[in-house]
RNA sequence: AUUGUUCUUCGGGGCAGGGUGAAAUUCCCGAUCGGCGGUUAAAGUCCGCGAAUCCGAUUGCUGUUGAUAAAGCAGUGUAAGGGUUGAGCCGGUGUAAUUCCGGAACCGACAGUUAUAGUCUGGAUGGGAGAAGAGCAAA
Numbered sequence: 001a002u003u004g005u006u007c008u009u010c011g012g013g014g015c016a017g018g019g020u021g022a023a024a025u026u027c028c029c030g031a032u033c034g035g036c037g038g039u040u041a042a043a044g045u046c047c048g049c050g051a052a053u054c055c056g057a058u059u060g061c062u063g064u065u066g067a068u069a070a071a072g073c074a075g076u077g078u079a080a081g082g083g084u085u086g087a088g089c090c091g092g093u094g095u096a097a098u099u100c101c102g103g104a105a106c107c108g109a110c111a112g113u114u115a116u117a118g119u120c121u122g123g124a125u126g127g128g129a130g131a132a133g134a135g136c137a138a139a
Stems, first nucleotide, its partner, number of pairs: 002138009017029003031119002033108002035049004044106002052084004059077007089103004110122003
């Protein structure tokens, strides 16, 4: 260093200024942000993953019939796993770039709200792709 395993820590950013209005960081002008791994070379827009949501048992819990059993029925939760889930072009350099440079674009869960939200509030002091480190084992 590699593989396996256990543990620890870390692990998401963002509306300045102005307009209308009774009311908007939600509308309009404008501003601003970009998780993780991969890819000949650095990516919000390529490939894949995560977050969200739905499904999901032979498992857990609750209720019920039964005999505190077995078994059945009903409800509910969850693992593995599965479904749904946004957006990129043109030019330049180069061996190589939808990734760099230039240009002009585009995208952004759910619930809430005196008024429609990527940016406010909330689920979330949660979850998490994964990153770093430590211990143990093996040839």
FMN riboswitch aptamer (RFN element) from a Bacteroidales bacterium, 139 nucleotides, folded computationally. The model forms 100% of the base pairs in the Rfam consensus. Lineage of the source: Bacteria > Pseudomonadati > Bacteroidota > Bacteroidia > Bacteroidales. It was read from a public genome assembly, where an Rfam model found it. Its Rfam family is "FMN riboswitch aptamer (RFN element)". Rfam links the family to the GO term FMN binding.